A computed fold for a 353-nucleotide part of an RNA from an uncultured bacterium, annotated as small-subunit ribosomal RNA, central domain. The prediction has a mean pLDDT of 82. Its Rfam family is "Bacterial small subunit ribosomal RNA".
Context: one part of a larger RNA
RNA sequence: UUGGGUUUAAAGGGUGCGCAGGCGGCUAUUCAAGUCAGCGGUCAAAUUGCGGUGCUCAACGCCGUAUCGCCGUUGAAACUGAGUUGGCUAGAGUGAGAGUGAGGAAGGCGGAAUGCGCGGUGUAGCGGUGAAAUGCAUAGAUAUUGCGCAGAACUCCGAUUGCGAAGGCAGCUUUCCAAUUCUCUACUGACGCUCAUGCACGAAAGCGUGGGUAUCGAACAGGAUUAGAUACCCCUGGUAGUCCACGCGGUAAACGAUGGUCACUAGCUGUGCGCCCCUGAUUAAAGGGAGCUGUGGCCGAGCGAAAGCGUUAAGUGACCCACCUGGGGAGUACGCCGGCAACGGUGAAACUC
Numbered sequence: 001u002u003g004g005g006u007u008u009a010a011a012g013g014g015u016g017c018g019c020a021g022g023c024g025g026c027u028a029u030u031c032a033a034g035u036c037a038g039c040g041g042u043c044a045a046a047u048u049g050c051g052g053u054g055c056u057c058a059a060c061g062c063c064g065u066a067u068c069g070c071c072g073u074u075g076a077a078a079c080u081g082a083g084u085u086g087g088c089u090a091g092a093g094u095g096a097g098a099g100u101g102a103g104g105a106a107g108g109c110g111g112a113a114u115g116c117g118c119g120g121u122g123u124a125g126c127g128g129u130g131a132a133a134u135g136c137a138u139a140g141a142u143a144u145u146g147c148g149c150a151g152a153a154c155u156c157c158g159a160u161u162g163c164g165a166a167g168g169c170a171g172c173u174u175u176c177c178a179a180u181u182c183u184c185u186a187c188u189g190a191c192g193c194u195c196a197u198g199c200a201c202g203a204a205a206g207c208g209u210g211g212g213u214a215u216c217g218a219a220c221a222g223g224a225u226u227a228g229a230u231a232c233c234c235c236u237g238g239u240a241g242u243c244c245a246c247g248c249g250g251u252a253a254a255c256g257a258u259g260g261u262c263a264c265u266a267g268c269u270g271u272g273c274g275c276c277c278c279u280g281a282u283u284a285a286a287g288g289g290a291g292c293u294g295u296g297g298c299c300g301a302g303c304g305a306a307a308g309c310g311u312u313a314a315g316u317g318a319c320c321c322a323c324c325u326g327g328g329g330a331g332u333a334c335g336c337c338g339g340c341a342a343c344g345g346u347g348a349a350a351c352u353c
Base pairs, nucleotide, nucleotide: 004324005323006322007307008306012321014201015200016199017198021194022193023192025088026087027086028085030082031081033080034079035076036075037074038073039072040071041070042069048066049065050064051063052062053061054060091191092188093187094186095184096183097182098181099180100179103177104176105175106174107173108172109171110154114150115149116148117147118146119145120144121143125136126135162169163168206248207247208246209245210244211243216241220237221236222235223234259320260319261318262317263316264315267298268297269296270295271294272293274292275291276289277288278287279286302309303308326353327352328351335346336345337344338343
């Protein structure tokens, strides 16, 4: 490389957008590049394949013939292709109407809890633990109550719920932006799918500048534990951080450990949103049913090493991208690229089993 693979054995890129590239709906027509056929040329000989034949056989030798490739030429038109010209509506999109949601951004507001400040009541403990101690407290703590301030997070509702490309998103409300579903089938007429490089987004921790700091809390200090305990666990404190603005960074068990799109292939049973039909009612509530669109459970065919998956496939096919090739050495070294740094990306070998 071919072949074979990628839920769990090595292997799906963290996610999207998207240029080049690859692939691409129905129908008519033209061309003849690919494709196919005929003929000609060339492909030295030996070698190779096939058919003969000669050494007693074979190896070996000799004779005949053939395949492939390339070039030229004459044709064919099913398929592919075409800056050949048209047409279509099933893919894709637009429009109109009706919804849905913790989707995003910015602003405003709310109550509880926590801590702190001031005041009242009140008196000897409080706190903490397996048990204690450090700590706080007669300078009046803890408890209780009134007023005030601050920052952070939003109990119940709440759910195998919903939304988002992923990361992720939850008090209430306003404005703006985006998404998606259904119905109508009005419009465009293949405008599509995927996507190396690229661009953008990307939890937490971390970094820079400035603010903020209630709680929690790496580091650190003290108390315990222990033979010791520079620790885990526990207690009392506590800086960075946790929060905000702007910028950087670009990694996660970034997981469904399962790339995207399209089509096809038995069922049963929940549930979210909207639409339609029936019963009911005549505004409705409620109940039943069908299709579409999501989201769960169970099970068949099939698949699978098995566990299991099973119309939300890991089934059956098509197209495109990414990745794997024994363990360790090693996601290391070196080089290059990026970064303020931390570090990230790319990514070996010797040696060894």